[in-house]
RNA sequence: AUCCCAUCGAGACCGGCUGAGGGAUGGGCCCGAUGACGCCGGGGCAACCCAGGCGGGCGCAAGCCCCCUGAAGGUGCCAAUUCCUGCGGCGGCCUUCGGGCUACCGGAAGAUGGGUC
Repeated sequence: AUCCCAUCGAGACCGGCUGAGGGAUGGGCCCGAUGACGCCGGGGCAACCCAGGCGGGCGCAAGCCCCCUGAAGGUGCCAAUUCCUGCGGCGGCCUUCGGGCUACCGGAAGAUGGGUC
């Protein structure tokens, strides 16, 4: 790299280095020389993997699912809902009838984890 599954409205910042772009992509809107983005160190958040449970359900069993507790280890994350939107469906309000604003559902894309050959 492939495919599958789960989650994405919560949470968590300081220091050093560097120096101009950054927020995946088009549009929007933001962040950024009062130093963003990135890298390094420390700190933290969370609980996917993980550890524990004389907790529960199903099952002949293997096992699967749910719940509770934890945080040593493997990842991840620490501006804005994945910042919003892009495609489809279905409504509402306004309209100078060109369109504008907006709620909800689904999808696509993406991110992260786990599994898989």
This is a predicted structure of a 117-nucleotide RNA (SAM riboswitch aptamer (S box leader)) from Arenimonas fontis.
The coordinates come from a structure-prediction model, not an experiment, and the mean pLDDT is 85.
The RNAcentral record of the sequence draws on Rfam.
Lineage of the source: Bacteria > Pseudomonadota > Gammaproteobacteria > Lysobacteraceae > Arenimonas.
Rfam family: SAM riboswitch aptamer (S box leader). Rfam links the family to the GO term regulation of gene expression.